[in-house]
């Protein structure tokens, strides 16, 4: 620090995901040791048991008990427990429920209290009366209670005293105390007060969550006066008075939450968090209350109420682990009912000492962090085994074995600290040290497709499974499972969850808004924000310096201690903050003054569909009246509905009515936008220019608020010509609730009032300044002159274009450039601009605006293709023009289908179907039935034996085969041993397979297409995919050539080179030829090689020549010459690629499968079947013909070789006949007889003869071939083959017609355009319906929680009042008694719980219902993407 994922590829936007760190964790697998730290995050749910707060006899009375002495009367010593009294139980320990608050943090403040402690001052005199305990009596189950008698004190109460203290009306008044121990000195106490320290209370500034779908809240509420109350200020409380107080800088309400130091993460800024440790707060079963006290409204105190649990004799009682352990429960999940007060601290005590689950230790847990170990060195026959293999080897791997060595840790034995200042050690015989034995006791987990380090085999076969994202798995899976190997970490490893990071993906640092999400439809203007020039003041912001504070711990730095580290200790720095003092005055700000440049006003001109009102006009449509006039009009792709003989349409005149204003008209004008278009008048808003004068920053923006706001729509009342939703009819169509046509109502128009939205778009908020130019247009001004031009300036409106910007497209002074200010808005797609709630509206609806759930994309721009019922150009027997066919008939042949034991298999639009098959009676043959063989019909190796072979005959059998038999011959090399070829028998390795997969392949082939294309190098352009070249202007059959050009060249294709036909020359003349000379029946023979011909070598054609045209080019047109003229004809030749095209049955081949069978042999059958359908052909339907004569010729080719011999013609033409008929056409079919081939023609061959003589009279829709020696027509040959041709491949004879042309059909090429396609239009894709699942809205209601208001009830408690009754201390009194004071009781207001009624709010359930989402192959259509077939969209 980045990476993966949208695409065919690219750039961008944008989400999702990963790599890192973290953790009080949990789960899975595994587990040696030590140190150190942590350990109920859930039920603030419930708790058995034990312990956690006591202590003091030096405050007091004193008992049981015990010891001693004793005359048993007692004396004396000691003395638990309980009690009175003092101090402490307000600390320590736990928890985080509540709390959004002065609770916390930070910094300040004044009106306070403070036990124990410290310092100071003064005092401590003299009295009194009680109450517990103990004793007696009683009640009760218990807890406990009641009565009587007696008693002490540092308990209680007067009196005295009062430096200081308190109150005061300033005169005065009031108020304390306690003793104990000691022989003593003295010590410890006590009272009052002043200070300190510590602790606590109160107030304030600032900071500290979310939600506006919470906008208004508040009656003690805000303030004042008076009083009360408190330790203390204060509505803290009460009475009275006033009507305030809080709130958009977010009150109130709702939800969530203890706060902080810190912790985690991060480069930082931030974000998240608040467990352990530390500070503060709150709470102690839930709620309320006070008492005591220095301190509490009190965790282990009290009272009351509620819930719960326990005891009970049913009458009543008891309890509170959120202390430490522990229990059950909840939960994914969190420990021992341990030891000790030795240390540190706390309480009490004078002290000894006691108490202390605070604390220190130990135990449990890999929960975290840190450290250590599981051995080290050597060791190659690179062992065995495993795995892989191309079978050679490779790898595991120096790894092991083996050899040598060491002993950390654990184990055993022995010694043995520090923590402890003199004593005291739970830990603990611990840490540590020494010795002993032996490699001995000690390794796992995850991963290996990419991201991401690490690869092979087997199994599986869209199954089982994996998966963080992309995605793997449908028979060759590095992705599943196993194995081998490898990678990573290591006593751990992985998974899951959490937080931050990466994420600049909420952007302060540090993002955006034309088209990706995103500029409010437009304006006015409030608050707010921001604001021109100069001078001065102040010092709020700002800057510098000082002071205080910012607890400790943590982090960081430097040291130090445990062997190191974690951990701990010491010191420093830091804690970026707040408060305060001093100083400065540039900038911002406050205040004061000045200025004119921003802004505005005045004077003078100007343009304009700017707005509103009233009036006027002509053209056109329609309707009405009248005239002329007659059969149609209208409408469409074509029609029909419709109008018209009751007179339409057309035409002429007249009248009515409503709406809109042709031409002018213009990327012209005006307006803020919506919008505004005949003319005139009136009223009125804004703008521009020019020139003075004036005001003096008055400016800009603008949350809310307010106004305007197309069309459609709504309300009321008018109006209604045309147009026209809905609707009706006619067409179209498979349907047509559409497109087209004929009608037609709301509406469109006017007035008034609503609605408030549009792709309200420049998809571009407003304002200001700055930043090259050029060319238009519009309004005004200025200058110059040549008076209609040039130059210039201000304001608008357009085009192009530089810099710059942009993902690109593009923008570019009218910015999307460079900057400043203000507002609005965005944060993945879908769900959804939807639901609920609020506001607005008459309604329609608008506005504000979510979530669950779901996907890994959705999207922008550009690129290359492909496609288009887009465009342009061009070509082809593509159409057209012609000729002949097919489709109808019969037959042949192939295919489908059907049949069958089998009808073997393949080929399937063009590009399967007379195709594989250049030829199925057996064979072929792969199929079927039956009979046989098993190392095999065929190959190699090994062993044994032998020759093998040819021929004859017989038996069984369908044959293969099995058995017997005759004759002939008796292998080659070698001296030999032996070797080689061959046959038979045997063993196992293996043979064999036309079995599967052409979607695992090679090779070959078809097709687009003999179409003109397909690419590369370098350069250039572009961020890039890519482009350029290859496009353009011409031309060509051609990317053929020329010209131009950021391209220049090159390759594969085209063309040419090759073969053949056509002309000539030359060479050679036999079997060929015969002009000349002989000869013959005959080129038969002599002769000759001129000619024909043969077969070798050459020549010839190149737009070369001329004219025209074109650009002086390429080329094109015409002509001459020439055998041939513009590629001379034909052939061979098939670019990059496409179709997973065809072929595993030509061959080859991976994998899989069969192995007495899916192999091999044989006999017979089948491939030849036949209601039917299709393709390709043959023969015909006749007179351009049939039949009978005659009639000449050819060229390939074949025959083993042969220019010699053989195989061979037909049509045409001529003569005769037939005369339009199912015929003298046609020949199918059938009967009979033969021939040939062959082992054999039954299934199932061909041909010949006689006889028979079917359909068929030129073929519907549709469709095929052909452009010249071609079509058509006529015959001939060949291959394979025993035989079989209408097929295939060749050969020649005769020998046409037509092409205006490129609109259309089909196919193709180039350029361009659109695209939501890229498996590429046989594409993509939308909605309803049906089914399944999921979440969600509404919903009669129902259940529960929270909260508010009103009222009722009113425990305990304190306060106020009263106080019949009761009453030790003080007062009066001799006493009785009275008084003061107090207690109980009673009354009142307050108040917890509870109750009644109503409101608001949240959540659960809910018959039924609404839409939404998701789901390989459901239904109906075809809406969108191309002009998507009616342009799309709002």
């Nucleotide at each position: 620090a980045g990476a993966g994922u949208u695409u065919g590829a690219u750039c961008c936007u944008g989400g999702c995901u990963c790599a890192g760190a973290u953790u009080g964790a949990a789960c899975g697998c595994u587990g040696g040791c030590g140190g150190u730290a942590u350990g109920c995050u859930u039920a603030a749910g419930a708790c058995a048991u034990g312990c956690a707060a006591g202590u003091c006899g030096u405050g007091c009375g004193g008992u049981a008990g015990g010891g001693g002495c004793u005359u048993u009367g007692g004396c004396u010593c000691u003395g638990a427990g309980a009690g009175c009294g003092g101090c402490g139980g307000a600390c320590g320990g736990g928890u985080g429920a509540g709390u959004a608050a002065c609770a916390c943090g930070u910094g300040g403040g004044a009106a306070u209290c403070u036990g124990c402690c410290u310092g100071a001052u003064a005092g401590u005199g003299g009295g009194g009366g009680a109450c517990a305990g103990c004793c007696c009596a009683g009640c009760g189950a218990a807890a406990g209670c009641u009565g009587g008698a007696u008693u002490a004190a540092u308990a209680c109460c007067g009196c005295a005293u009062a430096c200081g203290c308190c109150c005061u009306a300033a005169g005065g008044g009031g108020g304390a105390a306690a003793g104990c121990a000691g022989c003593a000195a003295u010590g410890c106490g006590c009272u009052a007060c002043c200070a300190g320290a510590u602790g606590a209370g109160c107030c304030c500034g600032c900071g500290u969550a979310a939600g506006a779908u919470u906008a208004g809240c508040u009656a003690g509420u805000u303030g004042g006066u008076a009083a009360g109350g408190u330790a203390a200020a204060g509505g803290c409380u009460u009475a009275c008075c006033a009507a305030g107080g809080c709130g958009a800088c977010g009150a109130u309400c709702u939800u969530u939450a203890g706060c902080u130091g810190g912790u985690c993460u991060g480069a930082g800024a931030g974000g998240a968090u608040g467990g352990c440790c530390a500070g503060c707060c709150a709470c102690a079963u839930c709620g309320g209350g006070a008492c005591u006290g220095a301190g509490a409204c009190a965790c282990g105190g009290c009272c009351c109420g509620g819930a719960c649990u326990c005891c009970u004799a049913c009458g009543g009682g008891a309890g509170g682990c959120a202390g430490c352990a522990g229990u059950g429960g909840g939960g994914a999940a969190u420990c021992u009912u341990g030891g000790a007060c030795a240390a540190u601290g706390g309480g009490g005590g004078a002290a000894a000492c006691c108490c202390u689950g605070a604390u220190c230790c130990a135990g449990c847990c890999a929960u975290g962090c840190c450290g250590c170990g599981u051995g080290a060195u050597c060791g190659a026959u690179g062992a065995a085994g495993g795995c892989c293999u191309u079978a050679g080897g490779g790898u595991u791997g120096u790894a092991a074995a083996g050899a040598u060595c060491u002993u950390u840790c654990a184990g055993c034995u022995g010694g043995g600290a520090a923590g402890a200042u003199a004593a005291u050690g739970a830990c603990u015989g611990u840490a540590c040290c020494a010795g002993c034995a032996g490699a001995a006791g000690a390794a796992g987990c995850c991963c290996c497709g990419g991201c991401u380090a690490a690869c092979u085999c087997c199994g599986u076969g869209c199954c089982a499974g994996c998966a963080g994202c992309c995605g793997c798995g449908g028979u060759a899976a590095u992705a599943c499972g196993g194995a081998g190997g490898g990678g990573g970490c290591u006593a751990g490893c992985g998974u899951u969850g959490u937080u931050c990071g990466g994420a600049a993906u909420u952007a302060c640092u540090g993002g955006g808004c034309g088209u990706a999400a995103a500029g409010c439809g437009c304006a006015c203007g409030u608050a707010g924000g921001c604001g021109g020039a100069c001078c001065a003041u102040c010092a709020a912001g700002u800057u510098g310096g000082g002071g205080g504070u910012g607890a400790a711990a943590u982090c960081c730095c430097g040291g130090g201690g445990c062997u190191c580290a974690a951990c701990c200790c010491c010191g420093g720095a830091a804690c970026u903050g707040c408060c305060u003092c001093c100083a400065a005055a540039a900038c911002u700000g406050c205040u004061g003054g000045u200025c004119u440049g921003g802004a505005g006003u005045u004077c003078g001109a100007g343009a304009g569909a700017g707005g509103c009102g009233a009036g006027u006009g002509g053209a056109a449509u329609u309707c009405c009246g009248a005239g002329u006039g007659u059969a149609g009009g209208g409408g469409u792709g074509a029609a029909a509905u419709u109008c018209g003989u009751a007179g339409a349409u057309a035409u002429u005149c007249g009248a009515a009515g409503g709406a809109a204003c042709a031409c002018c008209a213009g990327u012209g004008g005006c307006g803020a936008a919506g919008g505004c278009g005949a003319c005139u008048c009136g009223c009125u808003g804004g703008c521009u220019c020019a020139c003075u004068a004036c005001u003096g920053a008055c400016a800009c923006u603008g949350a809310g608020a307010u106004g305007c706001g197309a069309a459609a729509g709504c309300g009321u009342g008018g109006g209604g010509a045309g147009c026209a939703a809905a609707c009706a009819g006619g067409a179209u169509u498979a349907g047509a609730u559409a497109c087209c046509c004929u009608g037609g109502u709301a509406g469109u128009c006017c007035a008034c009032g609503c609605c408030g939205u549009a792709a309200a778009c420049u998809a571009u908020g407003g304002a200001u300044g700055c930043u090259a130019g050029c060319c238009g247009u519009u309004g005004g001004g200025a200058a110059g002159c040549u008076u209609g031009c040039u130059u210039u300036u201000c304001g608008g409106u357009g085009g192009c274009g530089c810099a710059g910007c942009u993902a690109a497209c593009g923008c570019a002074a009218u910015a999307a450039g460079c900057a400043u200010c203000c507002c609005g808005c965005c944060u993945g797609g879908g769900g959804a601009g939807u639901a609920c709630g609020g506001c607005c509206g008459c309604a329609a609806g608008g506005u504000u605006a979510a979530a669950a759930c779901u996907c890994a994309a959705a999207g922008g721009a550009a690129u290359u293709g492909a496609c288009g019922g887009g465009g342009g150009c061009c070509c082809g027997c593509a159409c057209a023009a012609g000729c002949g066919g097919u489709g109808g008939a019969g037959c042949a042949u192939g295919u489908g289908g059907u049949u069958u034991a089998a009808u073997u298999c393949g080929a399937a639009g063009c590009a399967a179907c007379g195709c594989g098959c250049a030829g199925a009676a057996c064979c072929u043959u792969a199929c079927c039935a039956c009979c046989u063989u098993u190392u095999g019909a065929c190959a190699u190796c090994c062993c044994g034996a032998g020759a093998c072979g040819a021929c004859u005959u017989c038996c069984a059998g369908a044959g293969a085969u099995g058995g017997a038999u005759u004759u002939c011959c008796u292998c080659c090399c070698g001296c030999a041993a032996g070797g080689g070829a061959c046959u038979c028998g045997g063993u196992g390795a293996c043979a064999g397979g036309u079995g599967c997969u052409g979607c695992a392949u090679g090779g070959c082939u078809g097709u687009c297409g003999u179409c003109a294309g397909c690419u590369c190098g370098u350069g250039u352009c572009g961020u890039g995919a890519g482009a350029u070249g290859u496009u353009g202007g011409g031309u060509u059959a051609a990317g053929u050539c020329c010209c131009g050009c950021a391209a220049c060249g090159a390759g594969c294709g085209c063309a040419a080179c090759c073969c053949u036909c056509g002309c000539c020359u030359u060479c050679a003349g036999u079997u060929g030829c015969c002009a000349u000379c002989a000869u013959u029946c005959a080129g038969u023979u002599g002769g000759g090689c001129a000619c024909u011909c043969u077969g070798g070598a050459g020549g010839a054609a190149c737009c070369g020549c001329c004219g025209g045209u074109g650009a002086u080019a390429a080329g094109c047109c015409g002509g001459a010459g020439g055998a041939a003229g513009g590629u001379g004809g034909g052939g061979a030749u098939g670019a990059c690629g496409u179709c997973a095209a065809g072929u595993c049955c030509u061959c080859a081949u991976g994998g899989c499968c069969c192995u007495u069978a899916c192999a091999a042999g044989g006999u017979g059958g089948g491939c030849u079947a036949c209601a039917c359908a299709c393709g390709u052909g043959c023969u015909a339907c006749a007179a351009u013909g049939g039949c009978g004569g005659u009639g000449a010729c050819a060229g390939u080719g074949g025959g083993a070789u042969a220019a010699u011999c053989c195989c061979c013609a037909a049509a045409a033409g001529c003569c005769a006949u037939c005369u339009c008929a199912g015929u003298u056409c046609g020949g199918a079919u059938u009967g009979g007889g033969g021939u040939c081939u062959g082992c054999a023609a039954c299934u199932c061959g061909a041909c010949c003869c006689c006889a028979u003589g079917a359909a068929g009279u030129c073929g519907g829709a549709a469709u095929c071939g052909c452009u010249a020696g071609u079509a058509a027509u006529c015959g001939c040959g060949u291959a394979a083959c025993a035989g079989c041709a209408u097929g295939a491949c060749g050969c020649g004879g005769u020998g046409a017609a037509u092409a205006c042309g490129u609109u259309c059909c089909c196919g193709g090429g180039c350029c361009u355009u659109g695209u939501a396609c890229a498996c590429a239009c046989c594409g993509c894709c939308c909605g309803u319906c049906a089914c399944a699942c999921c979440a969600u809205g509404g919903g009669a209601g129902u259940u529960g929680g929270g909260u508010c208001u009103a009222c009722c009830c009113g425990a305990a408690g304190g306060u106020g009042g009263u106080g019949c009754g009761c009453u030790a201390a003080c007062c009066c009194g001799c006493a009785a008694g009275g008084g003061a004071g107090g207690c109980a009781g009673c009354c009142a207001a307050c108040c917890a719980c509870g109750g009644u009624a109503g409101g608001c709010u949240c959540a659960g359930c809910g018959a039924c219902u609404g839409g939404g989402g998701u789901g390989a192959a459901g239904u109906c259509g075809u809406a969108a993407c191309a002009a998507g077939g009616u342009a799309a969209c709002c």
The RNA shown here (small-subunit ribosomal RNA) has 1434 nucleotides and comes from an uncultured bacterium. The sequence is in RNAcentral, with records from ENA. The coordinates come from a structure-prediction model, not an experiment, and the mean pLDDT is 85. Its Rfam family is "Bacterial small subunit ribosomal RNA".